[in-house]
Context: one part of a larger RNA
C1' cells in the first nucleotide's frame, strides 16, 4: 500500500515445516520344523533405552539486595550493639524465577496409489504366458492421517458483531456541521522481551510499590532478668528478620491529555 467504506472478534486451509527409532521379556509354544543338538514365522502382552515437546507438584542444582554462624582489619568516640572491606571475605541452610540428573505426554490406529515381488482371467500365437484390453495383493518408503506455522493463498476465505449528518447535484463532487465505531501516542507494569513486539491495566482503578494478614525461608534476635571466677548457659522466645511466592487493602503513582480515523462507500 492491497484485499473497493472503517473498525472489533472468531475461523477455513492453498501451502510449508516437525515427527516417522530400537531393544528386552512373557505368551503364542519347547508347538511347527528336525533323527537329535536346537527351535521359528504370524498373533497378543508387558517393560526400557535414545529421542523430542512440555512442565516444576515431587526429587535435586543454582539462587551474588533472604536467614544464621564465624576470622582479620577498619569506622561508629569507648562497652555492648553493628556498618565497610576481604571472592558473595569463609562456612551452614535456602523462597520465587530458570533447570535436568526430576514429572507428564509423543512416536498408536488407520486410508489410498505404488516399488520389487506373487497373481487371476486372457489372446495377439487354436497352445502357454501377471499384460497386450481387463483385474486384485503387497514395503519402515510416497500422498494422506497426527503436531506446529499458515489468507501478500495478488486467484488476496469466511462468519459474527459494532460505527457514521444537512443542503444543492444523475453521479463523481461541493458548502455547512461534524470528528463515530476504534486505534496509536502517554503513562503504570508483565511468568512478554536485545530494541521492537505481543499481553494487561490508567480513578468506573488492584497495574506497580507500600501497608497489613498468610505462605515459605532462616533457626530462638536485641534489651533486661537469672546464674557461672569465666569462656558462657538459661528464662522472656518456636524468637526476631527476611528478595522474588499469595489474598486484602487506595496511603503513593497510572494526571491534565494530545494525534488519526469520518460522514453509507467504485
Nucleotide at each position: 500500500c492491497g484485499g473497493a467504506g472503517g473498525a472489533g472478534a472468531c475461523u477455513u486451509g492453498c501451502g510449508g515445516g516437525g515427527u516417522u527409532c530400537a531393544a528386552a521379556c512373557c505368551u503364542u509354544a519347547g508347538u511347527a520344523c528336525g533323527a537329535g543338538a536346537g527351535g521359528a514365522c504370524c498373533g497378543g502382552g508387558u517393560u526400557u533405552g535414545a529421542c523430542g515437546c512440555a512442565c516444576u507438584u515431587c526429587u535435586g542444582g543454582u539462587g551474588u539486595g533472604g536467614c544464621a554462624g564465624u576470622u582479620g582489619u577498619u569506622c561508629c568516640a569507648u562497652c555492648a550493639g553493628g556498618g565497610g572491606c576481604a571472592u558473595c571475605g569463609c562456612u551452614g541452610c535456602g523462597u520465587a524465577g530458570c533447570c535436568a540428573u526430576g514429572u507428564g505426554c509423543g512416536g498408536a490406529a488407520g486410508a489410498g496409489a505404488u516399488a520389487a515381488g506373487c497373481g487371476c482371467u486372457g489372446a495377439a500365437a487354436g497352445c502357454a504366458u501377471c499384460u497386450a484390453a481387463g483385474u486384485g495383493c503387497c514395503a519402515a518408503g510416497c500422498u494422506c492421517a497426527u503436531c506446529c506455522c499458515a489468507a501478500g493463498a495478488u486467484a488476496u476465505u469466511g462468519u459474527c458483531u459494532c460505527c457514521c449528518g444537512g443542503c444543492c447535484g444523475c453521479a463523481a463532487g461541493g458548502c455547512c456541521c461534524u470528528a463515530a465505531a476504534g486505534a496509536c501516542c502517554a503513562c503504570g507494569g508483565g511468568c512478554a522481551g536485545a530494541c521492537u513486539a505481543c499481553c494487561c491495566g490508567u480513578u468506573u482503578a488492584a497495574u506497580a510499590g507500600g501497608u497489613c494478614g498468610g505462605g515459605c525461608g532462616u533457626g530462638u534476635a536485641a534489651g533486661c532478668g537469672c546464674u557461672g571466677c569465666g569462656a558462657g548457659g538459661c528464662g522472656u522466645u518456636u524468637a526476631g528478620c527476611g528478595g522474588a511466592c499469595u489474598g486484602a487493602u487506595a496511603c503513593u503513582a497510572a494526571u491534565u491529555g494530545g494525534u488519526c480515523g469520518u460522514g453509507a462507500g467504485g
Record summary:
A computed fold for a 266-nucleotide part of an RNA from a Verrucomicrobiota bacterium, annotated as large-subunit ribosomal RNA, domain VI. The full RNA is in RNAcentral, with records from ENA. Lineage of the source: Bacteria > Pseudomonadati > Verrucomicrobiota.